Predicted 3D model of a 71-nucleotide RNA (transfer RNA) from Myxococcales bacterium UBA1238. The source organism's lineage runs through Bacteria, Pseudomonadati, Myxococcota, Myxococcia and Myxococcales.
RNA sequence: UCGGGAAUCGUCUAAAGGCAGGACAACGGGUUCUGGCCCCGUCAAUCUAGGUUCGAAUCCUAGUUCCCGAG
Numbered sequence: 001u002c003g004g005g006a007a008u009c010g011u012c013u014a015a016a017g018g019c020a021g022g023a024c025a026a027c028g029g030g031u032u033c034u035g036g037c038c039c040c041g042u043c044a045a046u047c048u049a050g051g052u053u054c055g056a057a058u059c060c061u062a063g064u065u066c067c068c069g070a071g
Stems, first nucleotide, its partner, number of pairs: 001070007010024004018054001026042005047063005
């Protein structure tokens, strides 16, 4: 430099055009003599900028970062 792939709560991972969900973590509560386990609840995210669409995490364009391959 070229080709391909990936980017979603703090972490991991779903959602393949129609309210962004789950697990773990964190926080609050219940339980316990205390802690842990367990139970209930809360908080929290679509890499960036445009475009298409009634509607975009999803489709298109450009960019950033990372991974794989080629030279």